Transfer RNA from Daphnia pulex, 71 nucleotides, folded computationally. Its Rfam family is "tRNA". From the family's description: Transfer RNA (tRNA) molecules are approximately 80 nucleotides in length. The RNAcentral record of the sequence draws on Rfam.
RNA sequence: GCAUCAAUGGUUCAGUGGUAGAAUACUCGCCUGCCACGCGGGUGGCCCGGGUUGGAUUCCCGAUCGAUGUA
Numbered sequence: 001g002c003a004u005c006a007a008u009g010g011u012u013c014a015g016u017g018g019u020a021g022a023a024u025a026c027u028c029g030c031c032u033g034c035c036a037c038g039c040g041g042g043u044g045g046c047c048c049g050g051g052u053u054g055g056a057u058u059c060c061c062g063a064u065c066g067a068u069g070u071a
Stems, first nucleotide, its partner, number of pairs: 001070005007064001010024004025043006048062004
C1' cells in the first nucleotide's frame, strides 16, 4: 500500500428497517445484631459525517481508530 473484520452504558456481550436487552458496575431500599450472600428499585449506551427510506443502531458510501492477512 491492498484486502477482510470489528466499533452498542464504566466493563463484557446480544440484537433487529418500527422508541435497545442481559450480565457486571455504581447507587437506594429490604433482609441481618453487623458484614457478606440473597431480593427489589434506580442510573447510564448504538464511534463520526453524509445518502436511501414515511421511519436507520440495522441498508449504502466515506472518515477515524483497532485487529488480522498479504506484498